[in-house]
RNA sequence: CGCAAUCGUUAGGGGUGUCCAUUCAUAAUGGGCUGAGAUAAAACCCUUAUUCACCUGAGACGGAUAAUACCGGCGUAGGGAAACGAGAGCGAUCAUAG
Numbered sequence: 001c002g003c004a005a006u007c008g009u010u011a012g013g014g015g016u017g018u019c020c021a022u023u024c025a026u027a028a029u030g031g032g033c034u035g036a037g038a039u040a041a042a043a044c045c046c047u048u049a050u051u052c053a054c055c056u057g058a059g060a061c062g063g064a065u066a067a068u069a070c071c072g073g074c075g076u077a078g079g080g081a082a083a084c085g086a087g088a089g090c091g092a093u094c095a096u097a098g
Stems, first nucleotide, its partner, number of pairs: 001091003006086005011047004017033006054079003061072003
């Protein structure tokens, strides 16, 4: 000097399903399932990304489930929201000493 895991500050992006019960029904409330997060948390996750945000494809495909956007591929797919500071570590160059 360069790259950089990670962290911090500010700003920004995103998702919130399915089933059961109460109910004439809608709404609302409570509960079960998965998950970081299932609508009030004012939280969780993500911010250049092949590096779990999320969306499209998808009212799709395969496998499970009481059911589901539950799991998997698809997917090095296409899109997708930033700056600054610190910086383990790695590498290069120069100087000094031997």